Transfer RNA from Candidatus Iainarchaeum sp., 73 nucleotides, folded computationally. It matches the Rfam family "tRNA". Rfam's curators write: Transfer RNA (tRNA) molecules are approximately 80 nucleotides in length. Its mean pLDDT, the model's own confidence on a scale to 100, is 83.
C1' cells in the first nucleotide's frame, strides 16, 4: 500500500436482501418476602462510527474517510 469482516441502548449481539429500531444482562419503579436472594410486571436509555449520493422511504443500496480484527505485500 491492497484485500475481508465488523462498528446498533451502558455491557454482549439480532435487525429476515428498502417501509414504525429488538432481545438478553445491567439500572430504575413497583408486586410478592420479616428482610435479602429469587421471581413476576412496568419504566428509562440508542436519530444505528462521520460525512455525502440513491430512493416516496435508508441501520440495511452507492461513494469517501475514521476506528478495531485479519490476511497478503
Nucleotide at each position: 500500500g491492497g484485500g475481508c469482516u465488523g462498528g446498533u441502548a451502558g455491557a454482549u449481539c439480532a435487525g429476515u436482501u428498502g417501509g414504525u429500531a429488538g432481545a438478553u444482562c445491567g439500572c430504575u419503579c413497583g408486586g410478592u418476602u420479616g428482610g435479602c436472594a429469587a421471581u413476576c410486571g412496568g419504566g428509562a436509555g440508542g436519530c444505528c462510527g462521520g460525512g455525502g449520493g440513491u430512493u416516496c422511504g435508508a441501520g440495511c443500496c452507492c461513494c469517501c474517510c475514521c476506528c478495531a480484527g485479519u490476511c497478503c505485500a